[in-house]
The RNA shown here (small-subunit ribosomal RNA) has 1488 nucleotides and comes from an uncultured bacterium.
RNA sequence: AGAGUUUGAUCCUGGCUCAGAACGAACGCUGGCGGCGUGGAUAAGACAUGCAAGUCGAACGGGAUUACGUUUGUAGCAAUACAAAUGUGGUCCAGUGGCAAACGGGUGCGUAACACGUGAGCAAUCUGCCGGGAAGUGGGGGACAGCUCGCCGAAAGGCGAAUUAAUACCGCAUAUGGCCAGGGAGGACAUCCUCCCGCAGCCAAAGUCGCAAGACGCUUCCUGAUGAGCUCGCGGCCUAUCAGCUUGUUGGUGAGGUAACGGCUCACCAAGGCGAUGACGGGUAGCUGGUCUGAGAGGACGACCAGUCACACUGGAACUGAGACACGGUCCAGACACCUACGGGUGGCAGCAGUCGAGAAUUUUUCACAAUGGGGGAAACCCUGAUGGAGCGACGCCGCGUGGAGGACGAAGGCCUUCGGGUCGUAAACUCCUGUCAUGCGGGAACAAGAAAGUGAUAGUACCUCAAGAGGAAGUCACGGCUAACUCUGUGCCAGCAGCCGCGGUAAUACAGAGGUGGCAAGUGUUGUUCGGAUUUACUGGGCGUAAAGGGUUCGCAGGCGGCUUUGUGUGUCAGAUGUGAAAGCCCACGGCUUAACCGUGGAAAUGCAUUUGAAACUACAGGGCUAGAGUACGGGAGAGGAGAGGGGAAUUCAUGGUGUAGCGGUGAAAUGCGUAGAUAUCAUGAAGAACACCGGUGGCGAAAGCGCCUCUCUGGACCGAUACUGACGCUCAUGAACGAAAGCCAGGGGAGCAAAGAGGAUUAGAUACCCUCGUAGUCCUGGCCAUAAACGGUGUGCACUUGAUGUGGGAGGUUUACCCCCUUCCGUGUCGAAGCUAACGCGAUAAGUGCACCGCCUGGGAAGUACGGCCGCAAGGUUAAAACUCAAAGGAAUUGACGGGGGCCCGCACAAGCGGUGGAGCAUGUGGCUUAAUUCGAUGCAACGCGAAGAACCUUACCUGGGCUUGACAUGUAACUGCAUAUGACCCGAAAGGGACAUAGCCUUCGAGGGUGUUACACAGGUGCUGCAUGGCUGUCGUCAGCUCGUGCCGUGAGGUGUUGGGUUAAGUCCCGCAACGAGCGCAACCCCUGUGUUUAGUUGCCAUCAGGUAAUGCUGGGCACUCUAAACAGACUGCCGGUGAAAGCCGGAGGAAGGUGGGGAUGACGUCAAGUCAGCAUGGUCCUUAUGUCCAGGGCUGCACACGUGCUACAAUGGGUGGUACAGAAGGAAGCAAUACCGCGAGGUGGAGCAAAUCCCCAAAAUCACCCCCAGUUCAGAUUGGAGUCUGAAAUUCGACUCCAUGAAGUUGGAAUCGCUAGUAAUGGCGCAUCAGCUACGGCGCCGUGAAUACGUUCCCGGGCCUUGUACACACCGCCCGUCACAUCAUGGAAGUUGGUUGCACCCGAAGUCGCUGAUCCAACCCGUCAAGGGGGGAAGGCGCCGAAGGUGUGGCUGAUAACUGGGAUGAAGUCGUAACAAGGUAACC
Repeated sequence: AGAGUUUGAUCCUGGCUCAGAACGAACGCUGGCGGCGUGGAUAAGACAUGCAAGUCGAACGGGAUUACGUUUGUAGCAAUACAAAUGUGGUCCAGUGGCAAACGGGUGCGUAACACGUGAGCAAUCUGCCGGGAAGUGGGGGACAGCUCGCCGAAAGGCGAAUUAAUACCGCAUAUGGCCAGGGAGGACAUCCUCCCGCAGCCAAAGUCGCAAGACGCUUCCUGAUGAGCUCGCGGCCUAUCAGCUUGUUGGUGAGGUAACGGCUCACCAAGGCGAUGACGGGUAGCUGGUCUGAGAGGACGACCAGUCACACUGGAACUGAGACACGGUCCAGACACCUACGGGUGGCAGCAGUCGAGAAUUUUUCACAAUGGGGGAAACCCUGAUGGAGCGACGCCGCGUGGAGGACGAAGGCCUUCGGGUCGUAAACUCCUGUCAUGCGGGAACAAGAAAGUGAUAGUACCUCAAGAGGAAGUCACGGCUAACUCUGUGCCAGCAGCCGCGGUAAUACAGAGGUGGCAAGUGUUGUUCGGAUUUACUGGGCGUAAAGGGUUCGCAGGCGGCUUUGUGUGUCAGAUGUGAAAGCCCACGGCUUAACCGUGGAAAUGCAUUUGAAACUACAGGGCUAGAGUACGGGAGAGGAGAGGGGAAUUCAUGGUGUAGCGGUGAAAUGCGUAGAUAUCAUGAAGAACACCGGUGGCGAAAGCGCCUCUCUGGACCGAUACUGACGCUCAUGAACGAAAGCCAGGGGAGCAAAGAGGAUUAGAUACCCUCGUAGUCCUGGCCAUAAACGGUGUGCACUUGAUGUGGGAGGUUUACCCCCUUCCGUGUCGAAGCUAACGCGAUAAGUGCACCGCCUGGGAAGUACGGCCGCAAGGUUAAAACUCAAAGGAAUUGACGGGGGCCCGCACAAGCGGUGGAGCAUGUGGCUUAAUUCGAUGCAACGCGAAGAACCUUACCUGGGCUUGACAUGUAACUGCAUAUGACCCGAAAGGGACAUAGCCUUCGAGGGUGUUACACAGGUGCUGCAUGGCUGUCGUCAGCUCGUGCCGUGAGGUGUUGGGUUAAGUCCCGCAACGAGCGCAACCCCUGUGUUUAGUUGCCAUCAGGUAAUGCUGGGCACUCUAAACAGACUGCCGGUGAAAGCCGGAGGAAGGUGGGGAUGACGUCAAGUCAGCAUGGUCCUUAUGUCCAGGGCUGCACACGUGCUACAAUGGGUGGUACAGAAGGAAGCAAUACCGCGAGGUGGAGCAAAUCCCCAAAAUCACCCCCAGUUCAGAUUGGAGUCUGAAAUUCGACUCCAUGAAGUUGGAAUCGCUAGUAAUGGCGCAUCAGCUACGGCGCCGUGAAUACGUUCCCGGGCCUUGUACACACCGCCCGUCACAUCAUGGAAGUUGGUUGCACCCGAAGUCGCUGAUCCAACCCGUCAAGGGGGGAAGGCGCCGAAGGUGUGGCUGAUAACUGGGAUGAAGUCGUAACAAGGUAACC
């Protein structure tokens, strides 16, 4: 610090996800030791048991007990024992009394608050114990607990009587002092404070210990310290779908109350107080120091530790006290639990342990007061679950170990393998060492301070010495990318994985296992949560033309911001000082535990707050001045600016009348419709309503919506010009107000044309549409609503600044004699463009540039501009505006393709023009289908179908049935045995294969054996089994179409572009010109072959002109190589020449020439496309079979036939058929071959065999042509089919061959829709040859020659293709994409009669405890009066009444949950239904 993910690729926007750190965690697997921390986050749920607050006898009386002493009694001679009394001391017990119990400890319910934090204030306060100071402590009195007795009760407990002490309680005395009316002085100033005088009045006390001194106490006052209370400024959550709240409310006067101010409470008076700077309401929450994260700013959190607040079963209340409205106190009410004799009682772990419960989840019913601290005490001491320790938990942080060194061309084993090896791996074994931790023996602490002693829970711990032995101690996660780390096996869209993208459908580095590797390590991974990355809420630090986002427009209050100058103040601002900002923590330094974690000491920091002293530029405030902003007055011209009134003509329709006759109208074509009752057309007249042609223009005006005939009236704004005036009066604008197209609504008019709805006609599969004919609301006017639009420049308003060019509207100035033109300038409105900006497109003085001010808005897509709630509306609806759930995208701009029922240019037997076919018939052949035991398999639009197959009777053959074989029909190797190969003959079963059985001959030898065969066993063979979607190779196709690319440069952020586009030209990306391109490659062309002309060379098997010979005849022979021919080389053609045209390339014409513009034909097939075809030609990975899916054999099948299609043959006849005569090829082939002459047969053929391994021999034409017959018929056409007889091949023609002869003589008379080939030696037509092959289904295929045409105006259309351009929501690329209803399933959610919770307001009822007030006839020790009395007084108490008052009850509202018949839409879900809406002109442009 970034990365993955939208696309074919790119840039951007934008979300999602990951890598990091952290945690009071939990879960999975695993687990050696120690140190330091930490541990109920959920149920503030309920709690058994034990402990957590006591202490003081030096405050007091009593009881029990004990030690000693004394006295008495009894027993005893006595010592002594026992009993009683008494004194002293100790111990224990309950009580009175004092202090403490308000601290310490726990929890986070409540609380949005002066609760907390911070800083101030109290002149408005209190403070036990403690420190300092001053003074005092005299003298009396009456009770009550306890104890005893009696009574009640189950208990808890209670009542009564009698008696008693005090540091308990009550008077009195004393008063330094305190309180205090009033007065004076000083200070401050909203209050008041300090000091002095202060009459009268009021207010104290307790003793105990000690021989004593004295000590500890007690009382009053002052003061300090500590602690507490109260007040204020500022700060820190969400929500406006909570906008108004408030009656003790806000203030005053007076009183009460409090320690104290105060509506704190009350009476009266006034009507205030709070609120968009968010009151009130709702939700959530203890707050802080700090913790986590982050570069920081921030964000999240508030465990442990520390400060503070609140609470103590729930609610209420007071008492005591210095302090509480009190966790282990009291009273009341409630819920719950326990005891009970049923009458009544008791209890409160959110103290420490512990239990149950709920939960993913959180420990021991431990030791000690040794230390630190707290309470009591004079002290000893006691108490202390505070605290100090130990225990449990890998919960966290830190440290240590599980050994170290050597050790192989590298064991075994595992895994992989190309079978060679590689890897685990110096790893192990083995050798030599060490001794941390753990273990054992022995020793053994410190934390104890201030003079000494005593005292150690931790602890026999830490630590030290010794001993023994590598011995006891490694896991977990990952390995497709992000992200470090790869292979094998299994599985086969299954099982499963997954944080995101995504893996898995037979070769998975992604699942599972294994080996290996990587990471971390006593841990590791997962889950959850927080921050980060995320500049993805943007203060630091974002945006709004098209990605989400400018409000429809204007005015305008609050608010924000604001010109020049001067004076003052000192609000903000800046500087200094002071106080504070607790400690701990973070950071730095030093130090202590062996180190670290941890801890100690010091420093820094603490960005803050307050006070104070200064500064005065800017800001603010106050005063004065100015004119550049803004405005006013004056003079002008422009304008569809607005409102009202009046007027006008053209057109349409209607009405009336005239003329006139059969149609009109409408469409792609029609029909509905109108018309003989006279339409349309035409003329005249009239009526009505609406809209205003031309001018008219990216012209004008207006804030926008919007505004268009003419005139008048009223009226708004802008602009220009020159002066004068005001003097900042300005800009923007939340809420608000006004305006606001069309449609729509209400009321009343109006209604010609047009026209939702509706009707009819067409179209169509349908057509609730597009088209046509009609047609109602509406459109128009008046008044009132509505408030929305793609209300768009998709661009808020204002101001300022920043190169230019060129139009246009309005005005002014200059120039000119004048108009025009021209120049300058101001205000508008356009186009093109510089810089700059932008993701790009684009914007560019009318900014989307550079800045300022203010407003509005955005934060992934969908759900959704929807639901609920509020407001507005007559309604329609508008406005404000979510969530659950769901997806990993949704999007913008541009790029390359592909596509378009987009456009332009061009080509092709593509169409057209022609010729001949196919489609109809019969037959042949292939395919589908059907059938079958099998009809083997493959090929399937073009580009499968006379295709693989250039030969299925057996074989082939892969298929079926049946019969056999199992190392095999075939290859290699090993081991054992073996008459020995092998050949021939013959036997049995059998269809054969095969099985069984026999005879004869029989390799080599160094005598060991070798070679070979057979048998057995083992490795293995074999497979036309599967996968052409694992492959090689080969092939088809687009297409012989003209394209496809590269290097460098240039352009672009980039994909990419340029080049290759453009203008011409060509068969061609062929060439030329131009051009930010310049070159190059694969293709094109050429080079190659055949053919057309010639030359040269060479002449046998070819040829024969000349010469000679010969024959019935023939190059037959000699001879020759001239010619033909053969087969090799060469020549020739290049737009080279001429003319025209053109810039050139080229094109057109011509000459010459055998051939002319590629002469004709062939071979040759760019980058690529179709997962095209082929595992059955071959090869080959994987997989499957192995007495069978291998192999052998016989027979059958591949030939099967209601049918359909493709490709052909033969015909339908006279351009023909038949009979007869006669002529002319080329190219091939030939030895298990071609075969002549001759003979036989009607013929197929047979007999026979000259010649020929071939320019020598063999095989060799038919159409044509010459005659004759046929005479238009199902024929003298056609030949299918069938019967008979034959020939040939072959072991074998039945299934299932070809051919011949005789006989038979079917369909068929030129072929519907549709469709194919061909542009010249071509089509058409005629025959000939060859391969395969025993023969043949060949009418097929591949070649050869003979005869030999017609037509092309042209490119509108069909098909295919090329180039450019355009649109795109397509990229698996239009056979694309994609929308909505319906049906099914699942999920979340809205509405809903209701039902049921929570919370809260209001009204009323009841009213506990208790304070307060009133009363107090009943009761009463202290003081007073009274003779020591009775009694009375003062005062108090019980009781009663009243106000308030918790819980409870009743009624009625608000808010918020849960649930619900039914219902609404939404989302999601490989292959459901119906259509085709959108994307191309998407087939009616789309959209609001």
Its Rfam family is "Bacterial small subunit ribosomal RNA".